Source information
Model confidence (mean pLDDT): 81 of 100. The RNA shown here (c-di-GMP-I-GGC riboswitch aptamer) has 76 nucleotides and comes from a Deltaproteobacteria bacterium. Taxonomically the source falls in Myxococcia (Bacteria, Pseudomonadati, Myxococcota). The sequence was found by an Rfam model in a public genome assembly.
RNA sequence: CAAGAAAAAGCUAAACCAUUCGCGAGAGUGGGGCGGAAAGUCACGGGUCUUGAGAAAGACGGCCGGAUUGCCUUGG
Numbered sequence: 001c002a003a004g005a006a007a008a009a010g011c012u013a014a015a016c017c018a019u020u021c022g023c024g025a026g027a028g029u030g031g032g033g034c035g036g037a038a039a040g041u042c043a044c045g046g047g048u049c050u051u052g053a054g055a056a057a058g059a060c061g062g063c064c065g066g067a068u069u070g071c072c073u074u075g076g
Base pairs, nucleotide, nucleotide: 001075002074003073004072011036012035016031017030018029019028020027021026034062040068041067042066044065045064046063047060048059049058050057051056
C1' cells in the first nucleotide's frame, strides 16, 4: 500500500421476551443471538418512517452513499 477467501484474539448484537421513557417513529437497561470486517463515530447527500390541517419538528448509522478513526489476517 492492497485485499477480506479461510482462521484467530477481542468487539458488536437482529427477531423475540421483561422493564423504563416517548403521542409516535423509536430509545435505554437486562435476557437472547439472527447476523456484522467497521453493525465504530458523524444526520453531510439520498431513502424509509413518525407527529402535525399545514408550516414545521422529529426517528432510523443493522437501508444505500460520503467523511473520519481503528483491530485482526493474508499478500506486496